A computed fold for a 368-nucleotide RNA from a soil metagenome, annotated as Bacterial RNase P class A. The model forms 93% of the base pairs in the Rfam consensus. The sequence is in RNAcentral, with records from MGnify. Its mean pLDDT, the model's own confidence on a scale to 100, is 76.

RNA sequence: UCAUCCGGGUGGUCGCGGGGCCGCAAGGCCUCGAGGAAAGUCCGGACUCCACAGGGCAGGGUGCUGGAUAACGUCCAGGCGGGGUGACCCGACGGAUAGCGCCACAGAAAAGAAAAGACCCGCCGCGCCGACCGCUUCGGCCGAGGCGCGGAAGGUUAAGCUGAAACGGUGGUGUAAGAGACCACCAGCGGUCCGGUGACGGGCCGGCUUGGCAAGCCCCACCCGGAGCGAUGCCGAAUAGGGGAGGAGCGGUGGCCCGCCGCGUUUCAACUCCCGGGUAGGCAGCAAGAGGCUCGCGGUAACGCGGGUCCCAGAUAGAUGGCCACCACCGCCUCACGACGGUACAGAAUCCGGCUUAUACGAUGGCU
Numbered sequence: 001u002c003a004u005c006c007g008g009g010u011g012g013u014c015g016c017g018g019g020g021c022c023g024c025a026a027g028g029c030c031u032c033g034a035g036g037a038a039a040g041u042c043c044g045g046a047c048u049c050c051a052c053a054g055g056g057c058a059g060g061g062u063g064c065u066g067g068a069u070a071a072c073g074u075c076c077a078g079g080c081g082g083g084g085u086g087a088c089c090c091g092a093c094g095g096a097u098a099g100c101g102c103c104a105c106a107g108a109a110a111a112g113a114a115a116a117g118a119c120c121c122g123c124c125g126c127g128c129c130g131a132c133c134g135c136u137u138c139g140g141c142c143g144a145g146g147c148g149c150g151g152a153a154g155g156u157u158a159a160g161c162u163g164a165a166a167c168g169g170u171g172g173u174g175u176a177a178g179a180g181a182c183c184a185c186c187a188g189c190g191g192u193c194c195g196g197u198g199a200c201g202g203g204c205c206g207g208c209u210u211g212g213c214a215a216g217c218c219c220c221a222c223c224c225g226g227a228g229c230g231a232u233g234c235c236g237a238a239u240a241g242g243g244g245a246g247g248a249g250c251g252g253u254g255g256c257c258c259g260c261c262g263c264g265u266u267u268c269a270a271c272u273c274c275c276g277g278g279u280a281g282g283c284a285g286c287a288a289g290a291g292g293c294u295c296g297c298g299g300u301a302a303c304g305c306g307g308g309u310c311c312c313a314g315a316u317a318g319a320u321g322g323c324c325a326c327c328a329c330c331g332c333c334u335c336a337c338g339a340c341g342g343u344a345c346a347g348a349a350u351c352c353g354g355c356u357u358a359u360a361c362g363a364u365g366g367c368u
Base pairs, nucleotide, nucleotide: 001366002365003364004363005362008327009326010325011324012323013322014321016033017032018031019030020029021028022027035345039356040355042354043353044352045351046350047228048227049226050225059224060223061222062221063220064078065077066076067075068074079093080091081090082089083088094219095218099217100216101213102212103211118156119155120154123151124150125149126148127147128146129145134141135140168186169185170184171183172182173181187209189206190205191204192203193202194201195200232284233283234282235281242275243274244273245272246271249263250262251261252260253259291310292309293308294307295306296305297304298303328343329342330341331340333338
């Protein structure tokens, strides 16, 4: 530095929840009973219901390349860039030549230009000196060139100042001073050839050079319907409603009839029967799965294929614990024995693949 593992162990005992068997019952026996993250609910799927001809717009997401996968924002391999002496680690890593926009402060100037200070003195003006030739009235005149001073509606952007960034970099040639103006090397861009599936890498050639930000809008490519297990499906009371049929009686008292009492009597009714919806409640979903372990084969790997074997929580939002003994480790006291205290993070609720976060004491292996 990278990867992986453990997550106190064994036995006894008393309990709790699920399942099975026995028992009329009380109860008994057997068996199973949290995690690597069960967490956050951040992505992706399975499953269920709703919506949906097809295509487009809008909106959202992803963003180097190739692969893996049910799928992914995950994983594997590779490329490029950055960090580290190194093992190794990190990357919001498509497009700035489609267009728009922005670039604080400072600075002359922040993207098609700019010149404040500065440099130049070729150019212009003035002054001084003044070769050669020529002219001369012999005093000079003309005047190449040199020196000095000054100047802008000239040249220049190299150097200086600012900044995260200044219009390629370094060195030279060149020039009045300069400048890719020219040259060499380097960087970048374009073209081409070779290697690679590709990202890209290497060679050669070219004109010389086109600033940054897409984590601002945008462009390009690909993906995306919505809601979620309190999904959803099935069964389904009592009571009170609804619909239909029958309907002149029905109920109480009483052993029964009469009687008496109550309710009802026009087809809106009492009463009887039937049908249907909903609620309470119950069942399924819901624990055999993109499943675990192991072997073989293919693949650099992620992963895939095949064989063998195992069954491994499941609810009521509710169980999964306590004690004892021995052992392991840690803390404190102690020379030691030993005694005492402790053993992280946390905890299922439809399931699965990831990511992220938490995690005591430790263990194993590779590499620097």